A computed fold for a 508-nucleotide part of an RNA from an uncultured bacterium, annotated as small-subunit ribosomal RNA, 5' domain. It matches the Rfam family "Bacterial small subunit ribosomal RNA". Gene Ontology terms of the family: structural constituent of ribosome and ribosome.

Context: one part of a larger RNA
RNA sequence: GGAUGAACGCUGGCGGCGUGCUUAACACAUGCAAGUCGAACGGACUUACGUUGAAACCUAGUGAUAUGUAAGUUAGUGGCGGACGGGUGAGUAACGCGUGGGUAAUCUGCCUUGUACUGGGGGACAACAGUUAGAAAUGACUGCUAAUACCGCAUAAGCGCACAGGAUCGCAUGAUUUUGUGUGAAAAACUCCGGUGGUACAAGAUGAACCCGCGUCUGAUUAGCUGGUUGGUGAGGUAACGGCCCACCAAGGCGACGAUCAGUAGCCGGCCUGAGAGGGUGAACGGCCACAUUGGGACUGAGACACGGCCCAAACUCCUACGGGAGGCAGCAGUGGGGAAUAUUGCACAAUGGGGGAAACCCUGAUGCAGCGACGCCGCGUGAGUGAAGAAGUAUUUCGGUAUGUAAAGCUCUAUCAGCAGGAAAGAAAAUGACGGUACCUGACUAAGAAGCCCCGGCUAACUACGUGCCAGCAGCCGCGGUAAUACGUAGGGGGCAAGCGUUAUCC
Numbered sequence: 001g002g003a004u005g006a007a008c009g010c011u012g013g014c015g016g017c018g019u020g021c022u023u024a025a026c027a028c029a030u031g032c033a034a035g036u037c038g039a040a041c042g043g044a045c046u047u048a049c050g051u052u053g054a055a056a057c058c059u060a061g062u063g064a065u066a067u068g069u070a071a072g073u074u075a076g077u078g079g080c081g082g083a084c085g086g087g088u089g090a091g092u093a094a095c096g097c098g099u100g101g102g103u104a105a106u107c108u109g110c111c112u113u114g115u116a117c118u119g120g121g122g123g124a125c126a127a128c129a130g131u132u133a134g135a136a137a138u139g140a141c142u143g144c145u146a147a148u149a150c151c152g153c154a155u156a157a158g159c160g161c162a163c164a165g166g167a168u169c170g171c172a173u174g175a176u177u178u179u180g181u182g183u184g185a186a187a188a189a190c191u192c193c194g195g196u197g198g199u200a201c202a203a204g205a206u207g208a209a210c211c212c213g214c215g216u217c218u219g220a221u222u223a224g225c226u227g228g229u230u231g232g233u234g235a236g237g238u239a240a241c242g243g244c245c246c247a248c249c250a251a252g253g254c255g256a257c258g259a260u261c262a263g264u265a266g267c268c269g270g271c272c273u274g275a276g277a278g279g280g281u282g283a284a285c286g287g288c289c290a291c292a293u294u295g296g297g298a299c300u301g302a303g304a305c306a307c308g309g310c311c312c313a314a315a316c317u318c319c320u321a322c323g324g325g326a327g328g329c330a331g332c333a334g335u336g337g338g339g340a341a342u343a344u345u346g347c348a349c350a351a352u353g354g355g356g357g358a359a360a361c362c363c364u365g366a367u368g369c370a371g372c373g374a375c376g377c378c379g380c381g382u383g384a385g386u387g388a389a390g391a392a393g394u395a396u397u398u399c400g401g402u403a404u405g406u407a408a409a410g411c412u413c414u415a416u417c418a419g420c421a422g423g424a425a426a427g428a429a430a431a432u433g434a435c436g437g438u439a440c441c442u443g444a445c446u447a448a449g450a451a452g453c454c455c456c457g458g459c460u461a462a463c464u465a466c467g468u469g470c471c472a473g474c475a476g477c478c479g480c481g482g483u484a485a486u487a488c489g490u491a492g493g494g495g496g497c498a499a500g501c502g503u504u505a506u507c508c
Base pairs, nucleotide, nucleotide: 001508002507003506004505006504007503008502009501010500013380014379015378016377017376018375019373020372021338026336027335028334030333031332032331035080036079037078040077041076043074044073045072046071047070048069049068050067051066056062057061087291088290089289096216097215098214099213100212101211102210103209106208107207111204112203113202114201115200116199117198118197119153121151122150128143129142130141131140132139133138159184160183161182162181163180164179165178166177167176168175169174189196190195217263218262219261224254225253226252229251230250231249232248233247234246236244266288267287268286269285270281271280272279273278293314294313295312296311297310316327317326318325319324344370346369347368348367352366353364354363355362356361383413384412385411386410393404394403395402396401417449420443421442422441423440427435452497453496454495455494456493457478458477459476463492464491465490466489467488473480474479
């Protein structure tokens, strides 16, 4: 000198774009953050319009009951989605990440393409009704019922498995293809008749999984480490290879090219600095990973060992009728606490995207916006011209003057910003705008409403007076202060930067 997610002191006019718990992965009141589909299903309820027409009546009609159609709402069964999106960086020195490869060792819902099918049956369980336990959370029993829920059967172009052959090829294990025999496994319907679905197989796309080469902080005042350890055979398990797991067998494997141990740390694209090499860093944005009070476990599913799912254990908090239950903000706001320090319990789904749905639409604290903070960057303003009687005041003085100083006043103008009034978007494809009567435009109006901070001994741009008297104090280094201090304090003047200026901290 540059830089910062900064903080502190003094000061503070406006706008745009960004950015804002770096500390306690501390504890959390309250609200919201993941639902949706009635075009899968049986009910229940509401409304409208019909049909039926009991009893009673003043024979105008009122209308119990039964039943149909249409529209709507929806607790439950069922489907898809809650594995995305959002947060955090505790752990992790690791195939975690980066980069380059491999899978002849793999899976892939929704989507796209192609081929072949979608036949015929059965038994339940919710809801519901009844009984019943409990303070509650939540159940238990009996009975009824539907389905795109569940389970057999048929069929099998193609597919899986086993066995026996043939052909081609390679990169070692082998791969591809083909023939024969045996054997196994499918499906679901709805409809507004337009379609939307379902099953199997093949291919693609997307996503994921595993393996390998190289790279990836410090310490030797850590030198030896290792028993599923290293390898083999067999069996199991997995989508799949593998000590991944198990039985048996062998005794191996790693290490001064730093094993093991200890400390620290999410990694990268990037960011800061630097002429570069390098050094530092990993906030915001993007990619990957890990985690969801702590520890463990599986279930469901195409995908999780699952932040707002389940089970167990632990700590904590809450309710309780003491028998037992409920909870998890490292989602968005917000609270307490910690701290030098970090924001609103805001608006909207209008846009972009996501989930569900045929759609209308619903949901979306993702997102778009607004609010707060000079936290940062950038831009603008706080007036312009003229004006010497060099006014007054102030400071100083050798008392003559000198400085402030064209500075002010005065005169002539202008109106950026702010304020007032009027108009008024784009963002939206037909409709739909939170932002927002916002940006922007026009008009009138008044120099009015808008300047501070640090420094002035040298480094280092900028000097005098008074006060103080090794005191009070200053200070980045040298140092200054003990009676004329350009170094302390105040004033005048000056220098620098400017809505900021200084200080502190950290990095180059």